[in-house]
RNA sequence: UGAUAGAGGCGCGGUCCUCAAGAGUACUUGUUCCCAAGGCCAGACAGCCGGGGACAGGGAAAGGGAGUGCCGCCGAAGGGAACGGCCGGUGUCUGCCGCCGUUUUGCCUGGGCCGUCGGGGAAUACCCGCCGGACUGUCACAGUAUCUGUGAAGCGCUAUUGG
Numbered sequence: 001u002g003a004u005a006g007a008g009g010c011g012c013g014g015u016c017c018u019c020a021a022g023a024g025u026a027c028u029u030g031u032u033c034c035c036a037a038g039g040c041c042a043g044a045c046a047g048c049c050g051g052g053g054a055c056a057g058g059g060a061a062a063g064g065g066a067g068u069g070c071c072g073c074c075g076a077a078g079g080g081a082a083c084g085g086c087c088g089g090u091g092u093c094u095g096c097c098g099c100c101g102u103u104u105u106g107c108c109u110g111g112g113c114c115g116u117c118g119g120g121g122a123a124u125a126c127c128c129g130c131c132g133g134a135c136u137g138u139c140a141c142a143g144u145a146u147c148u149g150u151g152a153a154g155c156g157c158u159a160u161u162g163g
Stems, first nucleotide, its partner, number of pairs: 001162006009074001011073005017067003027058009038049003041095006077109003081103005087098003110136002113133003117129004138152006
């Protein structure tokens, strides 16, 4: 320096099925009341439609989640940024939010867990991010040495093997 194979554990991601939730919500029918300088994420222009509440009847779905199985794996994967979308939130422009794809890049993160705060989300679920905490794996250095302490980062580490 190249190749192959491995390790970290509530390990990472994907997928079928089932289940809970979504939700008595959206929507719809009837009665009735309010608003009209009204409403459609925000603004401008335009277009379209009326908009909202109460009571009674009917009444979903998607994304996300949990469980078992199966599949691919150990920068697994997640995030940031840029570009694109004959994608969505009425049309155009701008913004904001959500979704999909590609790229770049050794831009950030070894890993899971707990917590404050912020974002997404119907949500106290779950996901994402900064920060903090203890734990854990790897290597380096040191020591009172099989344990302790300090530090570093997966581009790493261990084993075998070729040059």
Background:
Predicted 3D model of a 163-nucleotide RNA (Lysine riboswitch aptamer) from a mouse gut metagenome. The sequence is in RNAcentral, with records from MGnify. The coordinates come from a structure-prediction model, not an experiment, and the mean pLDDT is 82.